[in-house]
Molecule: Glycine riboswitch aptamer
Organism: uncultured Nocardioides sp.
RNA sequence: CCGCGCGGGAGAGCCUCCCCGGCCCGGGCAGCCGGGUCGACGGAGCGCCGAAGGGGCAAAUCCUCCCCGGAACCUCUCAGGCGCCAGGACCGUGCGGG
Repeated sequence: CCGCGCGGGAGAGCCUCCCCGGCCCGGGCAGCCGGGUCGACGGAGCGCCGAAGGGGCAAAUCCUCCCCGGAACCUCUCAGGCGCCAGGACCGUGCGGG
């Protein structure tokens, strides 16, 4: 320095609409129609977060000048994320490899 295991680990809409389904109410002989409410996957939209990954940059930096290089939890938000799960920079710890 790299990999694996274990523990810890933040931020941001459980938003709106469509589709689908359950429950309740009304109408109807029935098929069915209308309204309300709750919910998962999928699709669309707007808003937002940044600590996977990715992009960007300053000073220091040689005697002087120019060019190149020049970090991040800074910044951009492409990707990713915004109930739970998962992920998660980084920290601790154990093991293995170079």